Predicted 3D model of an 84-nucleotide RNA (c-di-GMP-I riboswitch aptamer) from Paenibacillus sp. The model forms 94% of the base pairs in the Rfam consensus. Taxonomically the source falls in Paenibacillus (Bacteria, Bacillati, Bacilli, Paenibacillaceae). The coordinates come from a structure-prediction model, not an experiment, and the mean pLDDT is 87.
């Protein structure tokens, strides 16, 4: 250094409900709030998959389609702490 994660230390993030606020929507920001997270840190205009579908196409109700998202889905990069 490299893997690994403790009934360890010292921090650290914060799901869903709720109320504001944005936006068509997913969703997002603040606020309370802790369900978990050892990367729950960072990437989404060149990894994959997941949502949404205003506008737009269509065989026109139901159906494609991201220029909108999601990193708390994998995943890659990068990073604290040291018992076995």
């Nucleotide at each position: 250094g490299c893997g690994c994660g403790a009934c360890a230390a010292a921090g650290g993030c914060a799901a869903a409900c709720c109320u504001g606020g944005u936006g068509a929507a997913a969703a997002c920001c603040a606020g309370c709030g802790a369900c978990g997270c050892a990367a729950a840190g960072c990437u989404a205009u060149a990894g994959g998959g997941g949502c949404u579908a205003c506008a737009g196409u269509a065989a026109c109700g139901c159906a494609c389609u991201a220029c909108g998202c999601c990193a708390g889905c994998c995943a890659g990069c990068u990073a604290c702490c040291g018992a076995a």